Source information: Predicted 3D model of RNase P RNA and transfer RNA as a complex of 459 nucleotides.

[in-house]
RNA sequence: GGAGUCGGCCGGACAGUCGCUGUGCAGAGCUUGGCGCGUGCGCUGCUUUACGCGGAGGAAAGUCCGGGCUCCACAGGGCAGGGUGCCAGGUAACGCCUGGGGGGCGCGAGCCUACGGAAAGUGCCACAGAAAACAUACCGCCUAAGCAGCUUCGCGGCUGCCGGUAAGGGUGAAAUGGUGCGGUAAGAGCGCACCGCGUCGGUGGCAACAUCGGCGGCAGGGCAAACCCCACCUGGAGCAAGACCAAAUAGGGGAACAGGCAGCCGAGGCUGCCGCGUGCGGCCCGCACGGUUCCCGGGUAGGUCGCUAGAGGUGCACGGUGACGUGCAUCCCAGAUGAAUGACUGUCUUCGACAGAACCCGGCUUACAGGCCGACUCCCAUU
RNA sequence: GGGCCGUUAGCUCAGCUGGUAGAGCACUCGGCUUUUAACCGAAUUGUCGUGAGUUCGAAUCUCACACGGCCCACCA
Numbered sequence: 001g002g003a004g005u006c007g008g009c010c011g012g013a014c015a016g017u018c019g020c021u022g023u024g025c026a027g028a029g030c031u032u033g034g035c036g037c038g039u040g041c042g043c044u045g046c047u048u049u050a051c052g053c054g055g056a057g058g059a060a061a062g063u064c065c066g067g068g069c070u071c072c073a074c075a076g077g078g079c080a081g082g083g084u085g086c087c088a089g090g091u092a093a094c095g096c097c098u099g100g101g102g103g104g105c106g107c108g109a110g111c112c113u114a115c116g117g118a119a120a121g122u123g124c125c126a127c128a129g130a131a132a133a134c135a136u137a138c139c140g141c142c143u144a145a146g147c148a149g150c151u152u153c154g155c156g157g158c159u160g161c162c163g164g165u166a167a168g169g170g171u172g173a174a175a176u177g178g179u180g181c182g183g184u185a186a187g188a189g190c191g192c193a194c195c196g197c198g199u200c201g202g203u204g205g206c207a208a209c210a211u212c213g214g215c216g217g218c219a220g221g222g223c224a225a226a227c228c229c230c231a232c233c234u235g236g237a238g239c240a241a242g243a244c245c246a247a248a249u250a251g252g253g254g255a256a257c258a259g260g261c262a263g264c265c266g267a268g269g270c271u272g273c274c275g276c277g278u279g280c281g282g283c284c285c286g287c288a289c290g291g292u293u294c295c296c297g298g299g300u301a302g303g304u305c306g307c308u309a310g311a312g313g314u315g316c317a318c319g320g321u322g323a324c325g326u327g328c329a330u331c332c333c334a335g336a337u338g339a340a341u342g343a344c345u346g347u348c349u350u351c352g353a354c355a356g357a358a359c360c361c362g363g364c365u366u367a368c369a370g371g372c373c374g375a376c377u378c379c380c381a382u383u
Numbered sequence: 384g385g386g387c388c389g390u391u392a393g394c395u396c397a398g399c400u401g402g403u404a405g406a407g408c409a410c411u412c413g414g415c416u417u418u419u420a421a422c423c424g425a426a427u428u429g430u431c432g433u434g435a436g437u438u439c440g441a442a443u444c445u446c447a448c449a450c451g452g453c454c455c456a457c458c459a
Stems, first nucleotide, its partner, number of pairs: 001379010012348007020055005026049005033044005057354001061365002064363005069238004076285004081234005086100005101115001102113004116229002121227002123223003138169002140165003146161006177195006196218001197216008242305004252296006259274007276290005298458003312331008384455007393408004402439001411425004432448005
């Protein structure tokens, strides 16, 4: 000098003028604003003015996960459904994060990884191919053994049958471990060595796993983001949840199930049993209740709470490799509801990206102009 | 704000226990007819919304994204 990897941060600043919104305090106003009484005080509401303070994000987004909170439900048991999936830890919890292991990629810094089980069972593997897993042989290779034919005086040779083989070719995404040596008629874990695999044991590690040694000639392909098995987790809905106040209307119409038996008294009603319905927000047992559920139609679409002090921020110390935890100090940092956070001017040479809170948090994912900082790797040149 | 569903030919829809995508209408060409319609015959229909992944193979299975649509409050 060039190329690259990882992590963190910012994402306009300052000044002036005018606005919007929340809140604190003070003043003023509100035909008697409201309430209470001791009748001029107390509490409180609305509007407005002045002053002070606060006022979008790193993703506020997608709504993909996990929790808080709220309501419904909840004796208990079983089934189904859904989710997660190497190991250990962190956490309120997670499909997130941290550390580690295995595998893959990169010269490297580093990056990626849905990574339990295919000897529990079922299913699928189109076309091609002999054969897609019960089994088998298309082209080949072999003539050692058996039979037949031809040839030769004979040894022998050739052809065919019966066979052997899975080395080689071919098909396919995938063909019954791989390489080498021996062996053989040709071959073949048939034998051996190494690698792979399985199994047993030792050592290290909490574990995943690694490593060493023995034994086994190979146990028999792939797919579980196919059903499934194993382990663990899991009630349903969502702030338009829910609570309160006020106003208005037709507590109107329809559908489903209200059946049977017995008893009592007084035509009708009551009680009990079975049934039926509803609830246990998937189903059943079981339990509880007896009128419940659904649809159409009608009215109001006003206010208050929930509503922001929280698994909160910042700093320091300690523990931990780290995620994180503990302790101390300090700070208060949007709460709107037609929905606020903006406009103009000037300076900074240039001002520009994605994008706007709506109950609140922890993550993930996606979008993003430009800029800053730190750590590291490789190549070239020079000293 | 929250919840749910869909995207396949020009249009309306099938196909979703993975094996290479169809039906009807429309369009084009030919026939019949004096001509048109109807009818008969033939052909073209497509990045299966987009991008990754699993698999030998994806419209179908999984994930992410884009676009479109539907529903919700309170009172009696």